[in-house]
RNA sequence: GCUGAAGUAGCUCAAUGGUAGAGCAACGCAUUCGUAAUGCGUAGGUUGUGGGUUCAAGUCCCGUCUUCAGCA
Numbered sequence: 001g002c003u004g005a006a007g008u009a010g011c012u013c014a015a016u017g018g019u020a021g022a023g024c025a026a027c028g029c030a031u032u033c034g035u036a037a038u039g040c041g042u043a044g045g046u047u048g049u050g051g052g053u054u055c056a057a058g059u060c061c062c063g064u065c066u067u068c069a070g071c072a
Stems, first nucleotide, its partner, number of pairs: 001071007010024004018055001026042005048064005
C1' cells in the first nucleotide's frame, strides 16, 4: 500500500428498519452470630465519529478514526 472483519453498559456479548437487552461486575434489601454463597430489586448507554436515505437507523448508504487478520 491492497483486501476483509470488528467497534453497543465497567467487562464479555445479543438485538428481522419499529420501546436498546442478557450474563458477570457495582449498589440496596433479605438470608447468616459473621463472611462467602444464594434469592429479590436498583442504577448504569450520545450504539467509535461526521454526514445521508427513511415516518422511523445499532441495523441501509458514504466519509473518517481505532483495533485485528490476510496479501504484498

Transfer RNA from Deltaproteobacteria bacterium CG11_big_fil_rev_8_21_14_0_20_45_16, 72 nucleotides, folded computationally. Its mean pLDDT, the model's own confidence on a scale to 100, is 82. It matches the Rfam family "tRNA". Its family is annotated with triplet codon-amino acid adaptor activity in the Gene Ontology. Rfam classes the family as a transfer RNA. NCBI's taxonomy places the organism under Bacteria, delta/epsilon subdivisions, Deltaproteobacteria.